[in-house]
Molecule: transfer RNA
Organism: Candidatus Peribacteraceae bacterium
RNA sequence: GCCACGGUAGCUCAGCUGGUAGAGCACAGGACUCAUAAGCCUGGGGUCCCCGGUUCAAGCCCGGGCCGUGGCA
Numbered sequence: 001g002c003c004a005c006g007g008u009a010g011c012u013c014a015g016c017u018g019g020u021a022g023a024g025c026a027c028a029g030g031a032c033u034c035a036u037a038a039g040c041c042u043g044g045g046g047u048c049c050c051c052g053g054u055u056c057a058a059g060c061c062c063g064g065g066c067c068g069u070g071g072c073a
Base pairs, nucleotide, nucleotide: 001072002071003070004069005068006067007066010025011024012023013022019056027043028042029041030040049065050064051063052062053061
């Protein structure tokens, strides 16, 4: 330098043909218990890496960047 894949909640990741973003863990509260943990109930938390474009509407499509992993040279 080229190619492929990836970048979404604190972490690990889903998100199928574009239709106002989810799970598990973690965290907070509650209930339970003599008390703690586990398990149970409830809840908060996201400029979907950045800039532009297409569209009524973009995490998803298109262009250009940045970062990571792997491969080739």